Notes:
Transfer RNA from a Bacteroidia bacterium, 75 nucleotides, folded computationally. Rfam family: tRNA. It is annotated as a transfer RNA. About the family: Transfer RNA (tRNA) molecules are approximately 80 nucleotides in length. The prediction has a mean pLDDT of 82. Lineage of the source: Bacteria > Pseudomonadati > Bacteroidota > Bacteroidia. It was read from a public genome assembly.

RNA sequence: GGCUUCGUAGUUCAACGGAUAGAAUAGAUGUUUCCUAAACAUUAGAUCCAGGUUCGAUUCCUGGCGAGGCUACCA
Numbered sequence: 001g002g003c004u005u006c007g008u009a010g011u012u013c014a015a016c017g018g019a020u021a022g023a024a025u026a027g028a029u030g031u032u033u034c035c036u037a038a039a040c041a042u043u044a045g046a047u048c049c050a051g052g053u054u055c056g057a058u059u060c061c062u063g064g065c066g067a068g069g070c071u072a073c074c075a
Base pairs, nucleotide, nucleotide: 001071002070003069004068005067006066007065010025011024012023013022018055027043028042029041030040031039048064049063050062051061052060
């Protein structure tokens, strides 16, 4: 350099092109307890960037950025 897979809460994962992007865990608050832990309840938190297609894009297309894998050349 070429090919290929991927990028979503702090982390690990979901979401036929269609309602307000949903769980687990971690965080915060409360209940409980003498105090913790556990349990229960409540709560905040995310689509890598820029375009395109579409009535509608996390999803499809193009480019960029980043990560992984395979591979050619040089040395």